A computed fold for a 382-nucleotide RNA from a Gammaproteobacteria bacterium, annotated as Bacterial RNase P class A. The prediction has a mean pLDDT of 75. The gene name in the source record is rnpB.
């Protein structure tokens, strides 16, 4: 100096001007209380005001309301081992397989001899192995330079050859007609014991016992009630229903707060007595709606820092208050600065992704530029 690996952070600065939501003090007014206070908008002033993802709503939890004795059926979800965590499909070490010269990356990583399915094209055969060339043995015909060679029939063979993503353990040696775990050492492989967290090791025993797919169905082990702040709790208006209590009810007449006369519907089994009931108005209760209030923003919370621990993270100190709108604030202009791009220059334009909604802790995906640490390979140079 070049090419890379991995982790961390920031992600337009600073002023003035107008405004928007929330809070804290103050001052007048209004209401209300026996004071003290408490409520409303209103004026002054002062504070705080979007993110690393607030995003995608895919995990896990907190909280709220329902359901639930206990197990079972069904679903789903996870998948080597230890460990963190409030959990986890999440992180952390350790082992295992893939890939890189490395630094590191990356893997759904449980069973394929319980069962059921699939495996395209080529290829004889894709799974009860097979026999297409090719080797080998024996028979027949022909040729023949008499060694043998060509063709056909039968039969061994899986060693060579060809296809394919994949071909039925691999290297030698014996062995065989010619091959074969046919028979031996070495690898591998199965199973059994014992070790070991896993992984791995160790030692018997078996020629070896049948490819791959499980993010195919299935099987084994573990875990899993549901629905979600529009959760939920409280306060409560007009109107129209619901129940009570009382005043009380149709018509005609008169001397009209009142008297006298007459007369109905429907229900209590058909008839009768009887008895409730049918307008309206007035108080009162109760429910739900419009609105309001709370749940709402302090926390598994953030920043130094000390120990324990490889590490994810735990302990202990100290220190900070940092949004909480609901038709929904966080925003305009101005002015210099920085960055990009366009132009010979003045100058122009533009300023990644992206917008909290009950809150936390992951994953994932989105992102212009730009600092910063650590490593690892090649070159050169001391």
């Nucleotide at each position: 100096c070049g090419a890379g690996c991995g982790g961390g952070c920031c992600g337009g600065g600073u002023g003035a001007u107008c405004g928007c939501c929330g809070g804290a003090a103050c001052g007048a007014c209004g209401g209300u209380u026996u004071u003290g206070g408490c409520c409303g908008g209103c004026g002054u002033c002062c504070c705080g005001g979007a993110g690393g993802a607030a995003a995608g709503u895919c995990c896990g939890g907190g909280c709220u309301c329902c359901a639930c004795a206990g197990a079972g059926c069904g679903g789903g979800a996870u998948g080597c081992c230890a460990g963190g965590u409030a959990a986890c499909g999440c992180c952390u070490g350790g082992g295992g397989g893939a890939c890189g010269c490395g630094a590191g990356u990356c893997c759904a990583c449980g069973g394929a001899a319980a069962g059921u399915g699939c495996c395209a094209c080529a290829g004889a055969a894709a799974a009860u192995a097979u026999a297409c060339c090719g080797c080998c043995c024996c028979g027949a015909a022909a040729g023949u330079c008499c060694g043998c060679u060509u063709u056909c029939a039968g039969g061994g063979u899986a060693a060579g050859g060809g296809u394919g993503a994949a071909a039925a353990g691999g290297u030698g040696c014996g062995g065989u007609a010619a091959g074969a775990g046919c028979g031996c050492a070495c690898c591998g492989c199965g199973u059994c014991g014992a070790u070991c967290a896993a992984c791995u090791u160790c030692g018997g025993c078996g020629g070896c016992a049948c490819g791959g797919c499980a993010a195919a169905c299935c099987c084994c082990a573990u875990c899993c009630g549901g629905a979600g702040c529009a959760a939920g709790a409280c306060c409560a208006a007009a109107u129209a229903g619901g129940g009570a209590a009382g005043u009380g009810c149709g018509c005609u007449g008169c001397g009209c707060u009142g008297c006298a006369g007459c007369a109905g519907g429907c229900g209590c089994u058909g008839c009768u007595c009887g008895c409730g009931u049918c307008a309206a108005c007035u108080u009162c209760c109760g429910g739900g709606u419009a609105g309001g209030u709370c749940g709402c923003u302090a926390c598994a919370g953030g920043c130094g820092u000390g120990c324990g621990g490889u590490g994810a993270c735990g302990c202990g100190c100290g220190u900070c208050g940092c949004a909480g709108a609901u038709g929904a604030a966080u925003g305009a202009u101005c002015a210099c600065c920085g960055c990009u791009g366009c132009g010979c220059a003045a100058g122009c334009a533009g300023c990644a992704c992206a917008g909290a909604a009950c809150c936390c802790g992951g994953c994932u995906u989105a992102c212009a530029g730009g600092c910063c640490c650590g490593c690892u390979c090649a070159c050169u140079u001391c």